[in-house]
A computed fold for a 332-nucleotide part of an RNA from an uncultured Sphingomonadaceae bacterium, annotated as large-subunit ribosomal RNA, domain IV.
Context: one part of a larger RNA
């Protein structure tokens, strides 16, 4: 120097992307305990005495014939020490806000998370040799799961406890129906044709008509894929437009929520917090580009998540010293 550890005046986050790290806290008993809540919770909330050892009395409990022995407690009183859960051991607390309802789950070796599951909800499929998958063979099986289940049952897809809700569009893609038309394949069906032959024939070709799903077509379906508007002008101050005019659309975003994990302009304005706040937290609404199971708001409880304040603590800093083990270096 480096690494592991102690200790440290006054200050007490001033560090630093961020209290990272390290401090503090911790144990039983006893008091005491807020909003908010799904009345279970939140809670060990939070705050707060007490703990050693010695008499002395009082209450009890167990054994024993008795003497006494054990042991739990209460009430006085009094003794040391810096220090009484005297080591190890062993929550630091409150608040605000987002995100996710929770207990799991993952990226073995840079991510543990707001990703995944998840109880719930919903939509489809499947009637039983059931959907669906496995499956061998190379053209299509036995045979196995499904399930020794039967639609309250099994696959598939979205959502994601709970409360309160899920608005409008079937024009477009798909997906179920549908059969009246068109179109459409091989086959069929042969008018008519052409080639050889003496001919009988043989060989090609071939129109009309027939002729299936599919597509055209006509519905229904958005908790299927997905969509959900311009522009102008109007109220006795100004502004603003409840209101009226046109254009286009399948149909022009409803509740609800909004500078948001979504806001570019932006450090938007206002307001709260600080002495001072591009974060935070409440509002406003001009939403560049929220928005309803690609689920909207909201939520008690929960979370090595995220974020912002605070109280207590600190060598995190002002600014650093000092000591201890180990190892490096220099010297000897």
């Nucleotide at each position: 120097g480096u690494a592991u550890u102690c200790u440290g005046a006054a200050g007490g986050a001033a560090c630093u992307c961020g209290g990272c790290a390290a401090a503090u806290u911790a144990c039983c008993u006893c008091u005491g305990u807020a909003a908010c809540u799904u009345c279970g919770g939140g809670a060990a909330a939070a705050a707060g005495a007490g703990g050693c050892c010695c008499c002395a009395u009082c209450u009890g409990a167990a054994g024993g014939c008795a003497a006494c022995u054990u042991u739990a407690g209460g009430u006085g009183g009094g003794g040391g020490g810096c220090a009484c859960a005297a080591g190890c051991c062993a929550g630091g607390g409150g608040g605000u806000a987002g995100c996710g309802a929770c207990u799991g789950u993952u990226u073995a070796g840079c991510a543990a998370a707001a990703a995944c599951a998840c109880a719930g909800g919903a939509c489809u499929c499947u009637g039983c040799u059931a959907a669906g998958u496995c499956g061998g063979c190379u053209u299509c099986a036995a045979g196995a799961c499904g399930a020794c289940g039967u639609a309250u049952a099994g696959g598939g897809u979205c959502u994601g406890a709970c409360g309160c809700c899920u608005g409008c569009c079937c024009g477009g893609u798909g997906c179920u129906g549908g059969a009246a038309g068109g179109u459409u394949a091989a086959g069929a069906g042969g008018a008519g044709g052409a080639g050889u032959g003496c001919a009988a024939g043989c060989u090609c070709u071939g129109a009309a008509u027939u002729g299936a799903a599919g597509c055209c077509c006509c519905a229904g379906u958005a908790a299927a894929c997905g969509g959900c508007g311009g522009c102008c002008g109007u109220a006795a101050c100004u502004a603003u437009a409840a209101c009226g005019g046109u254009c286009c659309u399948a149909a022009g975003g409803u509740a609800g929520c909004g500078a948001a994990a979504u806001u570019c302009c932006u450090u938007g304005u206002c307001g709260g917090g600080u002495a001072a706040g591009u974060u935070c937290c409440g509002a406003c609404c001009u939403g560049c580009a929220c928005g309803a199971a690609u689920g909207g708001c909201g939520u008690a409880a929960c979370g090595a998540c995220u974020u912002c304040c605070c109280c207590a603590c600190u060598g995190u800093c002002u600014c650093c010293a000092g000591a201890a083990u180990a190892u490096g270096c220099u010297c000897a």